A computed fold for a 349-nucleotide RNA from a Chloroflexota bacterium, annotated as Bacterial RNase P class A. The sequence was found by an Rfam model in a public genome assembly. Model confidence (mean pLDDT): 75 of 100. It matches the Rfam family "Bacterial RNase P class A". Its family is annotated with ribonuclease P activity, tRNA processing and dimeric ribonuclease P complex in the Gene Ontology. Rfam classes the family as a ribozyme.
[in-house]
């Protein structure tokens, strides 16, 4: 210069207009208490106003592994699931680092489903005659009437051929791990109907008539809860009030965080990490679910056109994707691009 290769980073910027959630303050409203009063305290409630704050590196897949919640719970084990060289980091992992051994690259470097074949079962492709308590190709002995059998040698495949193997990405064994649901966990208020439990209140009263097993019944009249804010008349015809207690609608808390937090510094370790310091910081919470849109400048790329080779003009594009309990992790989606170590090449001093 080219080829690669491992890390670690941004993933548009800046101004205006308008919009949407979240908080803090003012002002309004209401509602409560408090004052002679003016107004003060408190609680709610939209709408307004000032301030401020509002996605990600993957917020994704939900794949590991924790906190935190409720459930189960005497200890041990079984059965099930996991994870596997060897050492180390973590709150913990199947993550992360350092190393040994295998394998692939020339090389930086990548990859590993790397415990055991000691017990038992299983399987051992392709080649070969014959593949695992086998087999019998070719000689030669031998034994049989034959098929055929046993011994010895021996050639040839093949990772392994009466003699010792290979595989656990097959069952298994051996070490060590793991209770179970999951914020729709879970906790607290709580209407109105309509159902429960207890109390109260009501008409089964009064006339007249009929019937009777002489208990009672039926028929007319009249009364009377309650049905409209109150009175009257008509009409309907059995509840109606209070109380407490479970459930639901709905609200709120969980949940927006002083943290296994973020930043810089020193120190420790090869390294993941880890320890100390510091007038350092405080970073989104909706719940039909905001976190957007336009407009100008500039930025990057890609085409055209033009150049006096600096550039200028126009047109077109700037990605994957989006928070809902909240961490560490893997995994997978990404236009465009910065840096940083190292490897082969090639030339050049």
């Nucleotide at each position: 210069c080219g080829a690669g290769u491992c890390g670690g980073c941004c993933g548009g910027a800046c101004g205006g207009u308008c919009g949407c959630g979240g908080g803090u303050c003012c002002a309004c409203g209401u509602c409560g208490g408090g004052g002679c009063a003016a107004c003060c305290c408190g609680g709610c409630g939209g709408c307004g106003g000032c301030c401020u704050c509002g996605a990600g590196g993957a917020a994704a897949g939900u794949c590991c592994g924790a906190g935190c919640u409720c459930c189960a719970u005497g200890a041990c084990g079984c059965a099930g699931g996991g994870u596997a060289g060897c050492g180390g980091g973590u709150a913990a992992c199947g993550c992360c680092c350092g190393u040994c051994c295998g394998c692939c690259g020339c090389g930086a470097g990548g990859c590993g489903a790397g415990g055991a074949c000691a017990a038992g079962c299983g399987c051992c492709a392709c080649a070969g005659a014959g593949a695992c308590g086998a087999g019998u190709c070719c000689g030669g002995c031998c034994c049989g009437c034959a098929g055929g059998g046993g011994c010895c040698g021996g050639g040839g495949u093949g990772a392994a051929a009466c003699g010792g193997g290979g595989c656990a990405a097959g069952c298994u064994c051996u070490a060590c791990c793991c209770g179970g649901a999951g914020c729709a966990a879970g906790g607290c208020c709580g209407a109105a109907u309509a159902g429960g439990a207890g109390g109260g209140c009501g008409a089964g009263g009064c006339c007249g008539g009929g019937a009777u097993c002489c208990g009672u019944c039926c028929c007319g009249g009249u009364g009377c809860a309650g049905g409209u804010g109150c009175g009257u008349c008509a009409c309907c015809g059995a509840g109606c009030c209070c109380u407490c207690g479970g459930g639901u609608a709905g609200g709120c808390c969980g949940c927006g965080c002083c943290g296994a937090g973020c930043c810089g510094g020193c120190g420790g370790g090869c390294a993941a990490c880890c320890g100390c310091c510091g007038u350092g910081c405080c970073g989104a919470g909706a719940u039909g679910g905001a976190u957007g849109a336009c407009c100008g400048u500039c930025g990057c790329c890609g085409c055209g056109g033009u150049u006096u080779c600096g550039g200028c003009c126009g047109c077109g594009g700037c990605a994957c994707a989006g928070a809902a309990c909240u961490c560490g992790g893997c995994u997978u989606a990404c236009a465009g691009g910065c840096c940083g170590g190292c490897u082969c090449g090639u030339c050049g001093a």